[in-house]
The RNA shown here (transfer RNA) has 75 nucleotides and comes from a Pyrinomonadaceae bacterium. Its mean pLDDT, the model's own confidence on a scale to 100, is 84. It matches the Rfam family "tRNA". The family's RNA type in Rfam is transfer RNA. The organism belongs to Pyrinomonadaceae, within Bacteria.

RNA sequence: AGUCAGUUAGCUCAGUGGUAGAGCACUACCUUGACACGGUAGGGGUCAACAGUUCAAAUCUGUUACUGACUACCA
Numbered sequence: 001a002g003u004c005a006g007u008u009a010g011c012u013c014a015g016u017g018g019u020a021g022a023g024c025a026c027u028a029c030c031u032u033g034a035c036a037c038g039g040u041a042g043g044g045g046u047c048a049a050c051a052g053u054u055c056a057a058a059u060c061u062g063u064u065a066c067u068g069a070c071u072a073c074c075a
Base pairs, nucleotide, nucleotide: 001071002070003069004068005067006066007065010024011023012022013021018055026042027041028040029039030038048064049063050062051061052060
């Protein structure tokens, strides 16, 4: 430098055009002598950024940024 993949909750991830979700974690309550486990309820998201297409975009298109893998080049 090029190619490919990825970027969604604190963490790990799902969701491929029509209400943004799961597990773990967190908070409150129940339970316990207390803790753990368990149960119930709840909070938390500019879906990397910008622009475009569309009645409608996390999802499609373009550009940019970042991460990873591979290839090439230099040494």